The RNA shown here (transfer RNA) has 72 nucleotides and comes from a Bacteriovoracaceae bacterium. The sequence was found in a public genome assembly.
[in-house]
């Protein structure tokens, strides 16, 4: 330099045009002699950034940034 994959709550990952979810973590409550384990409720995301297509974009297209792999 070229090609491919990935970027989504604190972390690990789903989702794939129509108001964004799970596990875990966090907060509060219940239970316990008691930290734990178990149960219930709750908060937290401008979906990496910018532009385009569309009635509508996390999703499709282009560029850039970052991470990884391969080739030379």
């Nucleotide at each position: 330099g070229c090609u491919c994959u990935c970027g989504u709550g604190g972390c690990u990952c789903a989702g794939u045009g129509g108001u964004a979810g799970a596990g875990u973590a966090c907060u509060u409550c219940c239970u316990u002699g008691g930290u734990a384990a178990g149960g219930a409720a709750g908060g937290g995301g401008u979906c990496g950034c910018g532009g385009g297509u569309u009635c509508a974009a996390u999703u499709c297209c282009c560029g850039c940034c970052g991470a990884g792999a391969g080739c030379u």
Its mean pLDDT, the model's own confidence on a scale to 100, is 80. Its Rfam family is "tRNA". The family's RNA type in Rfam is transfer RNA. From the family's description: Transfer RNA (tRNA) molecules are approximately 80 nucleotides in length.